[in-house]
This is a predicted structure of a 71-nucleotide RNA (transfer RNA) from a Pseudomonadota bacterium. The source organism's lineage runs through Bacteria, Pseudomonadati and Pseudomonadota. RNAcentral holds the sequence, with entries from ENA. It matches the Rfam family "tRNA". Rfam links the family to the GO term triplet codon-amino acid adaptor activity. Model confidence (mean pLDDT): 82 of 100.
RNA sequence: GCGGGUAUAGUUCAACGGUAGAACAGCGGAUUGUGGCUCCGCUGACUUGGGUUCAACUCCCAAUACUCGCC
Numbered sequence: 001g002c003g004g005g006u007a008u009a010g011u012u013c014a015a016c017g018g019u020a021g022a023a024c025a026g027c028g029g030a031u032u033g034u035g036g037c038u039c040c041g042c043u044g045a046c047u048u049g050g051g052u053u054c055a056a057c058u059c060c061c062a063a064u065a066c067u068c069g070c071c
Stems, first nucleotide, its partner, number of pairs: 001070007010024004018054001026042005047063005
């Protein structure tokens, strides 16, 4: 330099173009002599900028970061 892949919650991962979910973690409560386990509830996210569309995490373009291959 060329061509791919990935980017979603604090972490690991889902999500046919139609209300963004789960597990663990965190917070509050129940239970317990205390703690842990267990149970109930709550908080919290679509890498960035454009475009298409009635509607975009999803499709298109560019950028950024990481990663793989080729040279």